RNA sequence: GAGUUUGAUCCUGGCUCAGAUUGAACGCUGGCGGCAUGCUUAAUACAUGCAAGUCGAACGGUAACAGGUUCUUCGGAAUGCUGACGAGUGGCAGACGGGUGAGUAAUGCAUAGGAAUCUGCCCAUGUAGUGGGGGAUAACUUGGGGAAACUCAAGCUAAUACCGCAUAAUUCCUACGGGGGAAAGAGGGGAUCUUUCGGGGCCUUGCGCAAUUGGAUGAGCCUACGUCGGAUUAGCUUGUUGGUGGGGUAAAGGCCUACCAAGGCGACGAUCCGUAGCUGGUCUGAGAGGAUGAUCAGCCACACUGGGACUGAGACACGGCCCAGACUCCUACGGGAGGCAGCAGUGGGGAAUAUUGGACAAUGGGCGAAAGCCUGAUCCAGCGAUGCCGCGUGUGUGAAGAAGGCCUGCGGGUUGUAAAGCACUUUCAGUGGGGAGAAUGAAGCCAUCUCUAAUAUAGGUGGUGGAAGAUGUUACCCACAGAAGAAGCACCGGCUAACUCUGUGCCAGCAGCCGCGGUAAUACAGAGGGUGCGAGCGUUAAUCGGAAUUACUGGGCGUAAAGGGUGCGUAGGCGGUUAAAUAAGUUAGGUGUGAAAGGCCCGGGCUUAACCUGGGAACUGCGCCUAAUACUGUUUAGCUAGAGUAUUGUAGAGGAAAGUGGAAUUUCCGGUGUAGCGGUGAAAUGCGUAGAUAUCGGAAGGAACAUCAGUGGCGAAGGCGACUUUCUGGACAAAUACUGACACUGAGGCACGAAAGCAUGGGGAGCAAACAGGAUUAGAUACCCUGGUAGUCCACGCCGUAAACGAUGAGAACUAGCUGUCGGGCGCUUUGAGCGGUCGGUGUCGAAGCUAACGCGUUAAGUUCUCCGCCUGGGGAUUACGACCGCAAGGUUAAAACUCAAAGGAAUUGACGGGGGCCCGCACAAGCGGUGGAGCAUGUGGUUUAAUUCGACGCAACGCGAAGAACCUUACCUACCCUUGACAUCCUCGGAAUCCGCUAGAGAUAGUGGAGUGCCUUCGGGAACCGAGUGACAGGUGCUGCAUGGCUGUCGUCAGCUCGUGUCGUGAGAUGUUGGGUUAAGUCCCGUAACGAGCGCAACCCCUAUCCUUAGUUGCCAUCAGGUAAAGCUGGGAACUCUAAGGAGACUGCCGGUGAUAAGCCGGAGGAAGGUGGGGAUGACGUCAAGUCCUCAUGGCCCUUAUGGGUAGGGCUACACACGUGCUACAAUGGGCAGUACAAAGAGAAGCGAAGCUGUGAAGUGUAGCGAAUCUUAUCAAAGCUGCUCUUAGUCCGGAUUGGAGUCUGCAACUCGACUCCAUGAAGUUGGAAUCGCUAGUAAUCGUGGAUCAGAAUGCCACGGUGAAUACGUUCCCGGGCCUUGUACACAC
Repeated sequence: GAGUUUGAUCCUGGCUCAGAUUGAACGCUGGCGGCAUGCUUAAUACAUGCAAGUCGAACGGUAACAGGUUCUUCGGAAUGCUGACGAGUGGCAGACGGGUGAGUAAUGCAUAGGAAUCUGCCCAUGUAGUGGGGGAUAACUUGGGGAAACUCAAGCUAAUACCGCAUAAUUCCUACGGGGGAAAGAGGGGAUCUUUCGGGGCCUUGCGCAAUUGGAUGAGCCUACGUCGGAUUAGCUUGUUGGUGGGGUAAAGGCCUACCAAGGCGACGAUCCGUAGCUGGUCUGAGAGGAUGAUCAGCCACACUGGGACUGAGACACGGCCCAGACUCCUACGGGAGGCAGCAGUGGGGAAUAUUGGACAAUGGGCGAAAGCCUGAUCCAGCGAUGCCGCGUGUGUGAAGAAGGCCUGCGGGUUGUAAAGCACUUUCAGUGGGGAGAAUGAAGCCAUCUCUAAUAUAGGUGGUGGAAGAUGUUACCCACAGAAGAAGCACCGGCUAACUCUGUGCCAGCAGCCGCGGUAAUACAGAGGGUGCGAGCGUUAAUCGGAAUUACUGGGCGUAAAGGGUGCGUAGGCGGUUAAAUAAGUUAGGUGUGAAAGGCCCGGGCUUAACCUGGGAACUGCGCCUAAUACUGUUUAGCUAGAGUAUUGUAGAGGAAAGUGGAAUUUCCGGUGUAGCGGUGAAAUGCGUAGAUAUCGGAAGGAACAUCAGUGGCGAAGGCGACUUUCUGGACAAAUACUGACACUGAGGCACGAAAGCAUGGGGAGCAAACAGGAUUAGAUACCCUGGUAGUCCACGCCGUAAACGAUGAGAACUAGCUGUCGGGCGCUUUGAGCGGUCGGUGUCGAAGCUAACGCGUUAAGUUCUCCGCCUGGGGAUUACGACCGCAAGGUUAAAACUCAAAGGAAUUGACGGGGGCCCGCACAAGCGGUGGAGCAUGUGGUUUAAUUCGACGCAACGCGAAGAACCUUACCUACCCUUGACAUCCUCGGAAUCCGCUAGAGAUAGUGGAGUGCCUUCGGGAACCGAGUGACAGGUGCUGCAUGGCUGUCGUCAGCUCGUGUCGUGAGAUGUUGGGUUAAGUCCCGUAACGAGCGCAACCCCUAUCCUUAGUUGCCAUCAGGUAAAGCUGGGAACUCUAAGGAGACUGCCGGUGAUAAGCCGGAGGAAGGUGGGGAUGACGUCAAGUCCUCAUGGCCCUUAUGGGUAGGGCUACACACGUGCUACAAUGGGCAGUACAAAGAGAAGCGAAGCUGUGAAGUGUAGCGAAUCUUAUCAAAGCUGCUCUUAGUCCGGAUUGGAGUCUGCAACUCGACUCCAUGAAGUUGGAAUCGCUAGUAAUCGUGGAUCAGAAUGCCACGGUGAAUACGUUCCCGGGCCUUGUACACAC
């Protein structure tokens, strides 16, 4: 920096990721080299080999080897004589080097100091010596024991082994008189002397030895400071702390001991528990920090476990000793042996870590005079991509953009200059050849210098000389051949660079977090393509970072986690003002140290780099010295502004104790009085005729104190309320005097601390947990009611907690104000209930500022200072265990396992609320008529069926798709057939097309006969059409309406839905659109940080109501004329009606009232019509994954001799049942019969069909007229009106059902049509709960027409006739709009 809490936002807060790193491991893959690195686990057990020896120039000697000599029986034997040397005596070294990290929280380490010490080998041309004696003992020999390891006895012998004596420069002790204390010799050379011929003396030389001084090095000891976690470890300690005497040590010291004293350590964390080697450094980080302590280097500790000392300069000793223990091995069972945390190696453990390699050539170590020997230290090699670094796997050209793969919209795109092809190169690997450096220059020889008598020896210098290489088939160089031998891994939803196809279908699987997968998965698996890194790439584990997520740098605590319930006060922290001293803190300079390596900078060397190397800076630290003195500290002397004391007053439910009072409740006694009382939403339990309730009088007893009363007062908080008295704490004001920093905070500690609870003893009126009963309820362990015990009250004692809250610790200072109120002074004054100012409390609003926002705002949550408490994701958990407190209840302190990716705060927009306000709607109400009951029609469910095709399901499915299923339709079922197909395009062949027959069959179809030879032509052929064939393809009312387009329904003709700019807000968003009025309306007006605009509303459009103009045919007929039985029938007319074009008219325009002078509303006039005149068309942003893949279109999937196509028959019309929508009725406002009047709007050529005639009728016949203002339907109507009859009855109501006979349509009325006539005459007497429509030409009622259609409406659409009732009103039901409020809801109750 990013992802992740939400519909979205800001914040808080956790989780997760991107980075770097590793002694790593695992998976896949793997060409070379250089440099590094490799048991982190079992300090587990170890076979085998090696890792510490060396010196004969200390010694006695001679086991083995070689040489010489002597002897020899030629087999050999003897001889330490020589080179050498086993074992032994002796010296030095085995205390180094190498390993490991068990232990250790300080006997350690790091830094800086210190004094009371030792120091082999080494150094000093240091000092002074090295004289003279003695006795043993290994080896060896002999004998003995034992299985062995080993051991015993006797005897011989040497020394640089051991012990005395002498001497003592120095040294040690001292009482200053003195006293103590050493040594070892061996080698080389030699003029000379001696000899037992081995040697010895003497001289000389270097090497040793002993004493001692100083140094160097190494080691021991002491001090300060630093050095992990736990207080759920708070007290620890008796040699403990100190002193004296003594002892002990190389050395100080309780290190040890005796005595004396009673100390010492600890909240600045003792003691105890857990964990851990420490450091330079390493990793990370901007740094501060955090983590870590492999390799390299310093220190420490350890060496099977525990203990102990010996030797020694040095050890309490890794490859030494003794004892104990565990384990392993040998054993003759008596007894012995061993210690890989050395190098290799083995077993075991483990995710995991190498060769039983070479060499002492180099560096270094031990011994030695040296040669040299030893050296698993070391140098090399081997194994491992374990890490870092470098190189390579080719380079150039090459478009037909090859083939193949993948994708595709089928055109192409991509893989991709990639490959092939052509031309080059040869690093590395391979083969062969050459070939440095790591070696300094040894021994020897020559010359010269020093010691010396010496050309000896020894040492130094120069010359000569040339030995010795593990690595190594080295590095490096040259040659040869050929692109030849050399690329993978992870990822591709977001974070995070990189996308498509196929498969799969909440399966298989993925996943670091969020999350993918339920049939179109860029998230699974595969493929193509791409991205990243590359001999590696991923994963896992771990550390730091990001994480300011423990915050020193650098966080917080009103509501997110977090202020202790409150005070007093100890330690501690912090502290007013002036001056002086000091110099601890602080600052500056100097100096010592801060090992090397590492890191950084500048150079150098390997071809480069890694790596190695030289120099520098740095190592921020600590010590010492000097200086400064502002601040802090300390000391001293002052001051008065902080704090306190004294004086005079004031207010107050501040506290404690004692006493007193009235009202009310209850109980008891008495009186009056009678049937109820009480209680609730309604009741019941309960009380009451044994006299309640009510009412009057009296008594008892307990508890609480109405009014006053107030965001009024007091108190630290809890808390405190009748009145009086006593005792007592604090606060405030005013004015002076005094003290002189005495102050603030406060871990532990102490005290107080509501209610409930506990204990003892009282008290007990009311109230009231528990409990009982009655109700409520599905239940009701509740809410409501009737009772009722603890308790509530008092005294004394516990408990110690609360949303103990202002969810806000205490103190101090500073920073605008207005206003209310309580207590007290002051000034002015007009004396007012006035004005001004001040100190202390308590409230509201508000500036700056702060805050995530809400909000806070001199009573801060602002700006600062001091001190305390507390927080670090949610849950687990106000928990467990432990401890302390408590009589108990319980309280305080306080985890972990496990689990989730959130939990949370504030604010926003919606939605919702049996929240609020305002308003509307046939929403209710007021009315009228229905449905629900009957019969029938029709649709649906269910059931049935071979099939009863499919869809539609609350409103918004159910007389819906369907404006019309006998066949067809038709999608369903059964049976029979077809397979390029009934239909489209292309190809080949043939034929005109077409028409009429016959036969078989249910038909599709098949067979067969006849008629017919067309059109255009450049004569090749072509255009239609038919048949056959081939394959591309057709076809699908098959699936998915949750992949879609289009169309539609619904909220809703509801008044809403948005945008631009501006403004406000961190932001989501808000404002506008809210408010006051008004409207049918976001309609209009006013106001207004908004100003405008868009889609909606309204208007514009159509019909209708009035009038005018124009025009009169098919319409009309007033006037004139003709004419009929009658009739606009005719001439004519253009007035009227009407037709159909165009206009007018209505706009709150006018008047009055009201309103704000507005918008508007109310009333009125005029007018055919009045406030939208009535009706229609018109449906905003959106909601319902609403409906439709079966109208159509369409992605994907599926079928392809079938899920396609054809035919016949059947089905969609079934029928115990249930529901919806209708029709007809139940009758007299009616039925029947007769007469009679008045419409509108339609339709008509495969049509409407007149008149006339026939039939009871449906209808038939018949043809006139009409493509229609002319004719027909159609005399067009019916209800209506007039008259007669029926008289309340299952009827002269009602017409179902059934029988018979017909008519019509149609190939065809059986399943399954409509209609007519005759006969039959069912249910039904107005319909339960419930429910629907309608506000005026409406409901109701009456008929008429049309679409579909061969025929078939009670449905649908349209038309006119007659023509009501009611609306007080908005409480309630339903739906909707606006504002507001709450919300833990947002798939939104």
A computed fold for a 1389-nucleotide RNA from an uncultured prokaryote, annotated as small-subunit ribosomal RNA. It matches the Rfam family "Bacterial small subunit ribosomal RNA". Its mean pLDDT, the model's own confidence on a scale to 100, is 85.